This is a predicted structure of an 86-nucleotide RNA (c-di-GMP-I riboswitch aptamer) from a soil metagenome. Its mean pLDDT, the model's own confidence on a scale to 100, is 89. Its Rfam family is "c-di-GMP-I riboswitch aptamer". Gene Ontology term of the family: cyclic-di-GMP binding.

[in-house]
RNA sequence: GAUAAGGGCAAACCCGGCGAAAGCCGGAGGCGCAAAGCCAACGGGUCUACCGUCACGCAAGUGACCAUGAUCGCCUGGCCGCCGAA
Numbered sequence: 001g002a003u004a005a006g007g008g009c010a011a012a013c014c015c016g017g018c019g020a021a022a023g024c025c026g027g028a029g030g031c032g033c034a035a036a037g038c039c040a041a042c043g044g045g046u047c048u049a050c051c052g053u054c055a056c057g058c059a060a061g062u063g064a065c066c067a068u069g070a071u072c073g074c075c076u077g078g079c080c081g082c083c084g085a086a
Stems, first nucleotide, its partner, number of pairs: 001083001008033002014027005031073001037079003041076001043075002045071003052065005
C1' cells in the first nucleotide's frame, strides 16, 4: 500500500500502587494508531528538578540554574516484524 480478511495496540477521565516531580505500572476505558512493536541515540524538541551549585535570609525558608530523571502516542534516525489485491 486496498472502504480486503484475521487480528493487534490503547489517549483522556476514574480506581489502586510506585516516584520529590515529570511520569511509570496494574485495573477499567477507548481518543486515536499501519509500526501507537523495540532502542532515550556524546541527534533535535518538550516536561520535571530530589540531590547539587548559586543568590537572598539570623533562621525556617524562598528564588534561579542544572539531567544523571521522563517522553519512541513530538520529530529524525537505527533494529525487527503481521496481512497483502490491483